RNA sequence: AGAAGAGUAAAAACCUGAGCGUUAAGUGUUGACGGAACGGGGAGUUGACCGUCAAACGAAAGGGCGAUGCCUUGCGGUUCGGGUUUUGCAUCCCGCUUCA
Repeated sequence: AGAAGAGUAAAAACCUGAGCGUUAAGUGUUGACGGAACGGGGAGUUGACCGUCAAACGAAAGGGCGAUGCCUUGCGGUUCGGGUUUUGCAUCCCGCUUCA
């Protein structure tokens, strides 16, 4: 030289706690612009994520009370935290472990 392997950020599903909305924000879709991250080191996208703006689409409410605002049962491809499981370098080069 060669063969095999380990490790991250993170993502998804389920469970759970606390919120927000239900006077429709949020989520999801499309476009423009911008940003940051991507095993120990380097590079890094046509992938994924985040922010801003714009556009189109679009909804599930019910009950109680000491009542104009609180409680409660729901609902929302809702937000954040915790747990379990699964997936996991886009890719390239180097490094690490084992074999030889």
Molecule: THF (Tetrahydrofolate) riboswitch aptamer